Small-subunit ribosomal RNA from an uncultured bacterium, 1394 nucleotides, folded computationally. The sequence is in RNAcentral, with records from ENA and SILVA.

RNA sequence: UUGAUCCUGGCUCAGGACGAACGCUGGCGGCGUGCCUAACACAUGCAAGUCGAACGGGGAUUAUUCGGAUGAAGUUUUCGGACGGAUGAAGGAUAAUUCUAGUGGCGAACGGGUGAGUAACACGUGAACAACCUGCCCUGAAGUAGGGGAUAACACUUGGAAACAAGUGCUAAUACCGCAUAAGACCACGACCCGGCAUCGGGAUGAGGUCAAAGAUUUAUCGCUUUAGGAGGGGUUCGCGUCCCAUUAGGUAGAUGGCGGGGUAACGGCCCACCAUGCCGACGAUGGGUAGCCGAGCUGAGAGGCUGAUCGGCCACACUGGAACUGAGACACGGUCCAGACUCCUACGGGAGGCAGCAGUGGGGAAUAUUGGGCAAUGGGCGCAAGCCUGACCCAGCAACGCCGCGUGAGGGAAGAAGGUUUUCGGAUUGUAAACCUCUGUCGCAAGGGACGAAGAAGUGACGGUACCUUGUGAGGAAGCCCCGGCUAACUACGUGCCAGCAGCCGCGGUAAUACGUAGGGGGCGAGCGUUGUCCGGAAUUACUGGGCGUAAAGGGUGCGUAGGCGGCUUUUUAAGUUGGAUGUGAAAUACCCGGGCUUAACUUGGGGGGUGCAUUCAAAACUGGAGGGCUAGAGUUCAGUAGAGGCAAGUGGAAUUCCAUGUGUAGCGGUAAAAUGCGUAAAUAUAUGGAGGAACACCAGUGGCGAAGGCGACUUGCUGGGCUGUAACUGACGCUGAGGCACGAAAGCGUGGGGAGCAAACAGGAUUAGAUACCCUGGUAGUCCACGCCGUAAACGAUGAGUACUAAGUGUUGGAGGAAUUCAGUGCUGAAGCAAACGUAAUAAGUACUCCGCCUGAGUAGUACGUACGCAAGUAUGAAACUCAAAGGAAUUGACGGGACCCCGCACAAGCGGUGGAUCAUGUUGUUUAAUUCGAAGAUACGCGAAAAACCUUACCAGGUCUUGACAUCCCCCGCAAAGCUAUAGAGAUAUAGUGGAGGUUAACGGGGAGACAGGUGGUGCAUGGGUUGUCGUCAGCUCGUGUCGUGAGAUGUUGGGUUAAGUCCCGCAACGAGCGCAACCCUUAUUGCUAGUUACCAUCAUUCAGUUGGGGACUCUAGCGAGACUGCCAGUGAUAAACUGGAGGAAGGUGGGGAUGACGUCAAAUCAUCAUGCCCCUUAUGACCUGGGCUACAAACGUGAUACAAUGGCUGGAACAAAGAGAAGCGAAGCAGUGAUGUGAAGCAAAACUCAGAAAAACAGUCUCAGUUCGGAUUGGAGUCUGCAACUCGACUCCAUGAAGUCGGAAUCGCUAGUAAUCGCAGAUCAGCAUGCUGCGGUGAAUACGUUCUCGGGGUUUGUACACACCGCCCGUCAAACCACGAAAGUUGGUA
Repeated sequence: UUGAUCCUGGCUCAGGACGAACGCUGGCGGCGUGCCUAACACAUGCAAGUCGAACGGGGAUUAUUCGGAUGAAGUUUUCGGACGGAUGAAGGAUAAUUCUAGUGGCGAACGGGUGAGUAACACGUGAACAACCUGCCCUGAAGUAGGGGAUAACACUUGGAAACAAGUGCUAAUACCGCAUAAGACCACGACCCGGCAUCGGGAUGAGGUCAAAGAUUUAUCGCUUUAGGAGGGGUUCGCGUCCCAUUAGGUAGAUGGCGGGGUAACGGCCCACCAUGCCGACGAUGGGUAGCCGAGCUGAGAGGCUGAUCGGCCACACUGGAACUGAGACACGGUCCAGACUCCUACGGGAGGCAGCAGUGGGGAAUAUUGGGCAAUGGGCGCAAGCCUGACCCAGCAACGCCGCGUGAGGGAAGAAGGUUUUCGGAUUGUAAACCUCUGUCGCAAGGGACGAAGAAGUGACGGUACCUUGUGAGGAAGCCCCGGCUAACUACGUGCCAGCAGCCGCGGUAAUACGUAGGGGGCGAGCGUUGUCCGGAAUUACUGGGCGUAAAGGGUGCGUAGGCGGCUUUUUAAGUUGGAUGUGAAAUACCCGGGCUUAACUUGGGGGGUGCAUUCAAAACUGGAGGGCUAGAGUUCAGUAGAGGCAAGUGGAAUUCCAUGUGUAGCGGUAAAAUGCGUAAAUAUAUGGAGGAACACCAGUGGCGAAGGCGACUUGCUGGGCUGUAACUGACGCUGAGGCACGAAAGCGUGGGGAGCAAACAGGAUUAGAUACCCUGGUAGUCCACGCCGUAAACGAUGAGUACUAAGUGUUGGAGGAAUUCAGUGCUGAAGCAAACGUAAUAAGUACUCCGCCUGAGUAGUACGUACGCAAGUAUGAAACUCAAAGGAAUUGACGGGACCCCGCACAAGCGGUGGAUCAUGUUGUUUAAUUCGAAGAUACGCGAAAAACCUUACCAGGUCUUGACAUCCCCCGCAAAGCUAUAGAGAUAUAGUGGAGGUUAACGGGGAGACAGGUGGUGCAUGGGUUGUCGUCAGCUCGUGUCGUGAGAUGUUGGGUUAAGUCCCGCAACGAGCGCAACCCUUAUUGCUAGUUACCAUCAUUCAGUUGGGGACUCUAGCGAGACUGCCAGUGAUAAACUGGAGGAAGGUGGGGAUGACGUCAAAUCAUCAUGCCCCUUAUGACCUGGGCUACAAACGUGAUACAAUGGCUGGAACAAAGAGAAGCGAAGCAGUGAUGUGAAGCAAAACUCAGAAAAACAGUCUCAGUUCGGAUUGGAGUCUGCAACUCGACUCCAUGAAGUCGGAAUCGCUAGUAAUCGCAGAUCAGCAUGCUGCGGUGAAUACGUUCUCGGGGUUUGUACACACCGCCCGUCAAACCACGAAAGUUGGUA
């Protein structure tokens, strides 16, 4: 998930988190964080140097000195000059200071980056090294003596574009090399002591061999060499742990081990020679995929799950691949060499480079920052030091990326302002919110002051004039985002109209959307808020904690058995598991607890505790395990019985079918619902006898038996497996289960060879059918049978794995034992507790427990694809995913449905009578037509229906002509005295103009004019509706409730059952007892009668008349009031002694007497917005209103409902009979007269038991017609009229004359009716001026039939099945069509190859 329920089960959401991204928005500060993608490529700058106290040079500066170029003041002058010598240049030497290319030393193996590779001793944890190394540093011991030869730099030459290189010559050292010394170290040998853990370790000792050094200086020191130890660092080995795939099951050749070597700091197949053949693997080797690991982070109640950014530990890498050198340390990010790709330079010969350092660029991407400052602090390298270097680091910049804190004001303020929104128009809400008043100053802004961080006396600060403090200023500069159908806190209006859109799931949207969009209001969070993505949670939805498998997914088809798992009683021992104690470790940070520091917090810091783990050790011995001993209850063996379709083989038998032969016999047989194909005169079928052959075994036969399952059925014999029972004896746990494995395994199928009677896929023919590749029939081949070999599956089912133990009863049956009670082993039924979602199960468990195996985890895709294995094949076993869906499913409930069952009813069928469907006409509808043919009604339940009356009107439609506050209502203003009516004119009229007229009345009404609110709408929605009406199921007998009871629940019970009824009507029974709405009755009418009352009705008696006409009467009929009467009351039978039924009596009427009104809960989104009312929408000089004319009356066709007929049970003519119920004043209208008639004239009577309509007709009687398109039938048409009406053209009814159509009883089909009914005959009324074949009533005449409930239709009840619930007009499967995607095939074409 369902109409509802319970369950199973998946999907979805609410929580938390993030190195995030995107959308909208954005005030401040603190602390953090920031390429998750291309281990993509990189311009530029910087990131590792330092030491002159190791060394020789070189440069610069200063001082001294040499040197003297130049030549000042001054003196002098013959004015040409001379003297003078201040100054002191170039250059040289010495000394000091300083800088430095090179040699040399130390560092560059740290620090920093990244996560490509790696499934590994890589990492984590715990151990080991008696198998190892260690620069600088610390501690101790001993030394530092004396020599030698080179080489860069430099100079010169040469090559080259450059990078750079070569040659010759000179020179120094803390560079390099012998030698001396040897505390000591190392090597081999001898002998000794101690110890251990296997190889061995430590110590002492004898003699032998080998091995050192460097100086600098400011004289304080710093170095150097050897050695022992330490600290810290590293290397190696081992136990345990560490992802997915078995659709990866075998892997391995230095592979596994040994001896001996080599190599290394060191062990080792690390490498090599030889030898052996091992080693790893279902406890998952090998292979494939993915991945840096951890402390930790997120989540979770926990157990777990996911992650491995920042910080910390380890590893790996440095353009890609490989290699070594140097060194204490590298196989080296900013070293070397080689190869490769790429980029750059080039003179083309050759060279240069490596941002996964910090910034930065391009590129990729949804996406991630400055080519910043400083070495002040911390740390590192070098140096004696000063110091230098340090993109480590400390800071600043950018980013709401995260966490934390603060602010955007506070108090008062009701006229509840305006505005907005809404409204039932009253109001409500926004809302103390604002305005306004009184305050404050956090943050911001401005000004002033101004740090800590600096150690160690002074000096030294990038951050930074920063934090912080003071003052001033002024509410000023600072709020958004998401949501409001349910889950889920928060609702209204408008717009839209399955459109636009929303959506996490369910789902919203088709004209009243709380779900879309906007607005108002509200809710949530708040400098953020939402969305997307990912992880955990919820999810007990992989279940260790903590699930299941009869029917929901799930027991292997069955057995035997290997590994494994589990295992009876008792005793001794051990100590692996187990339990307890101790020790070590479990880094820091994180987390937790208690404190401290920043105003608080985030952040940071001190202390403490914990840390599931691992290792070592000590102890305990109950339980499990190991070892030893014992026992017999489990298991097994022997013995004696016993039942059996247990299995295999050989043989035998009878019945039946078929075939063959012969006889008898003749025309059919066979087959089916009915037929036909088929067989048969060449003799069938039938029948008799004989024979052949194959297969199967009637009766017995049974929820009987046997078997592990599949399965097994005539009889006999042989061989053989298992079970059960009884009784003792024996063995002594030998047991249970069982992954792989092996065996068995229905039917069909396959192979080879037989066999083949019957049956019978395929196939053929005949039928059926729209078709019939089916069901039915006639034939018929594989096959079915046998032997041997495959296949290996079934709803192989009890849909229930095997074993053991325990847990109420009752009752069958099979086999044993027992004298019996009883008991053992099977096989069934009912049933308690329990279990279970329910159904059910229940000693043969699905109960209670234990052991082992198999299997399940939403549905579809799919038991499909691929791979693999098996198979001759068919196929079997194993067995996915993409994608799609929000369900799929189980059990039970109520309905509905069934060409399921049972019971019952109805003019439902049947039995009858009369119709419709054929004809003509009337009328309604469809369709068509039209300017319009107004609208509605549509199976039954629309169609002579709304319409109980369309010539105008009606009228809603169309054309034309007109009006615009309007034809109608309310309100306001102005004018008027004149409105209606009448007359005239124009016009089709509405209307307009003129005249006449004069009611009523002076606030006003009336008329005219004006402005706007409004009027008006038969415009839309009957799927918005009614406080309405109606149809239908159906006048069917049903529909419910309260309490109780049952059920987890939906629900059930009652309402079911046995009878009965028209009826859920009544009776009886019953976990039900009662009640309500329905049924019935009460109401009206009709049938009988009594009483009362008699006028307009009636008239027996009396009188009277043409006439109940009049008098009279109150008897009768009748009228209309009140009563009576019918209730299964009485009798008999049946029934259960009931309810009731059947029959009868009486009665006018008998079993609801006949008819009517009356219609339960509900169904059909039934009908009606055009009766009315009404929400919303729409029109407003028109979708409103008026008028004239037209239309609703059209007419090829179709349908429904009717009328009239087709005739003799009739037509026509004639005279003469008998009703009921109604209507009547703008009415009914008599008599009389006129007319053939419709009708006219006339006017009496009547507001009616009085008068009128009004003669009832059929029937009956008499006559005529004589079976024909007629003396039937009357349509149609022509002519002439009457009436109504303003008006009969479109378009009325009637009359007369003439005309005289179709039609001779109606195909398939279909309708009504059960008695005063059908049929038939007329009468009246409503509507209405006129118009009825319609409708509603009324009476007259007046039948036939009902065996019965099989069938049709509809309904009621019970039961059953269901995958239906919009409920069978349901649901649902497959093909096809159209479009698209993918993969094949394909004529053809082209190329290549042979």